[in-house]
RNA sequence: AUAAUUCUUUGAGGGUAGGUGAAAUUCCUCACCGGCGGUAAAGUCCGCAAACGCUGCAAAUCUCAUAUACAGCGCCGAACAAGUGCAAUUCUUGUACCGACAGUAAAGUCUGGAUAGGAAAAGGAUAAU
Repeated sequence: AUAAUUCUUUGAGGGUAGGUGAAAUUCCUCACCGGCGGUAAAGUCCGCAAACGCUGCAAAUCUCAUAUACAGCGCCGAACAAGUGCAAUUCUUGUACCGACAGUAAAGUCUGGAUAGGAAAAGGAUAAU
């Protein structure tokens, strides 16, 4: 240094605005936010994670049942124009657009599952070459 195994830590932001109303941080106006890897620096490209749905199922339990862990599959939003440049749907300028589930006056921003899960990042250890 390389690839492998393993451990630890880290790992999502945003309304105290105005209006209507009996009631809205949910509607209307305005404001604000942007996980991880790739690539010319990306919420909108390509891929991934979470959420949601379906299927299977270990251990545990006397048995049955369950489907929490785990595995597989599905689903999974939204951008254009001009400019610069070797190179940009990533930069600059302009104008747009998007945002799981449950609750509640209809929610990207409130409350909740969640002190959860997680793509991945950093560091350490082991033995090998």
This is a predicted structure of a 129-nucleotide RNA (FMN riboswitch aptamer (RFN element)). The model forms 100% of the base pairs in the Rfam consensus. The sequence was found by an Rfam model in a public genome assembly. The coordinates come from a structure-prediction model, not an experiment, and the mean pLDDT is 79.